[in-house]
RNA sequence: UGAGAAGCUCAGGUGAUCGCCGGUCCCGCCUUUUGUGCGGGGCGGGAGGAAAGUCCGGGCUCCAAAGGGCAGGAUGCUCCCUAACGGGGAGUGGGGGCGACCCUAAGGAAAGUGCCACAGAAAGGAAACUACCCCCCGGCUAAUGCCGGAGGGCAAAGGUGAAAGGGUGAGGUAAGAGCCCACCAGUUUCCCGGGUGACCGGGAAAGCUUGGCAAACCCCAUCCGGAGCAAGACCAAAUAGGAAGGCGUUUGAGGGCGGCCCGUCCGAGGCAUUCGGGUUGGUUGCUUGAGACGCCGGGCAACCGGCGUCCUAGACGAAUGAUCACCGCCCCUUUUUAAAGGGGAGACAGAACCCGGCUUACGAGCUUCUCACUUU
Repeated sequence: UGAGAAGCUCAGGUGAUCGCCGGUCCCGCCUUUUGUGCGGGGCGGGAGGAAAGUCCGGGCUCCAAAGGGCAGGAUGCUCCCUAACGGGGAGUGGGGGCGACCCUAAGGAAAGUGCCACAGAAAGGAAACUACCCCCCGGCUAAUGCCGGAGGGCAAAGGUGAAAGGGUGAGGUAAGAGCCCACCAGUUUCCCGGGUGACCGGGAAAGCUUGGCAAACCCCAUCCGGAGCAAGACCAAAUAGGAAGGCGUUUGAGGGCGGCCCGUCCGAGGCAUUCGGGUUGGUUGCUUGAGACGCCGGGCAACCGGCGUCCUAGACGAAUGAUCACCGCCCCUUUUUAAAGGGGAGACAGAACCCGGCUUACGAGCUUCUCACUUU
C1' cells in the first nucleotide's frame, strides 16, 4: 500500500424565539353543567438503535382453581445462563478458508412404509448390455482357428450414473468372486486412561461389510390450555314499546367451553333467529420496572451479587416541529504554524400495555488481528 477477519462507540452540542402533547403551581370568568369547564401566565418533561417486521419467549388481564385423553404444533450434540425461550455463553463432532476466523435443524435409516430424476442391463437383501470362461449344435477350413445359434457360470475388465453392495496385494479358479490369507478402512461389543458432559486417546474380539434421503411419512425424547390492553375494571347512556315463526322447563333448550371427547359448573315466562327501533361518551388499566447509570466483588463468558445515585414520553382525527445565532465535522481559497473568508453534509427511520431476544433497514468513526507485496 492492497485485500480481508472480529468487535466496540456515536447517532451533532448550547442558547433564543414561535408552535404542539402531557405534568405541576398560580390568577381570572361563570351561578338551571362550581367542573374531569373556559381563558391566561410561571416552572419543568417530551422517540430509537433499530421505536420497524410482529418471528419467538415472558410479565400482566380475563376465561374454569387451567383438570385427563385424543388431535395438533414446536424443538432435537453437551454443559451452563435466564422469569422464560426456538435466545445467549463456553465447548464437542463435522465442513470451509493459506490465515485472522466462519458455517452447522448435529436423535433414530440393524422398527415399518416410501422415494432415489436423467442415464444405465441392473438403484437395494440387485443386476448379464459389451467382454471373459465352460459345454453343445450348424457352416467354412488342411488345422490349434473363424462365423452364426442354444444353455450355463462369473461382478475381475469396459460402459452409465451423485451413488453399482469395502480398498490394495498374493493365493485360488475353466474364468472369477471375502472363496481363502495379510495389511488398511468401516460397523458392533467390551476393557483401560482423561473430561461434569458431548467426546477424546489407546487396546481387544466378532461376523467378514449392514448405500443415501427423516427441512418424506414415521418412531423416540422434551415442551406447549385459549384469547389478548379493541385484555380487563368503573361511571354514564342504551337494552323501551313491537311483529313473525322455532326450541325448551329435570326425559333439560341454551351457556361457561376452546379443534374434539371425558369431566365439571350454571341453568327457566327462559333461549335463540329474522324484521323494525335505540345507545356507541368518559375515567382507569398507563408506565417504578426481570428499571437505568456508576463503583466494587465472583465467573473464561453469557450472567450473578453488594453498595450508591437517579426517575427518564404517555398520546388516541394519536404531540415530540420550524427558524436564527455560536461551536463542532468535511471541502476549497488566502496565509508563516496560528488564523481569516467562502461553500457544503447529516443515513435508516417515528413510541401506542410492558419487558428479554431474533431478524431486517442504515450513516460515520475507532480498536485489535490475518494474508500478500514493497522499503529500511

Record summary:
The RNA shown here (Bacterial RNase P class A) has 376 nucleotides and comes from a bacterium. Its Rfam family is "Bacterial RNase P class A". From the family's description: Ribonuclease P (RNase P) is a ubiquitous endoribonuclease, found in archaea, bacteria and eukarya as well as chloroplasts and mitochondria. The family's RNA type in Rfam is ribozyme. Gene Ontology terms of the family: tRNA processing, dimeric ribonuclease P complex and ribonuclease P activity. RNAcentral holds the sequence, with entries from ENA. A source record names the gene rnpB.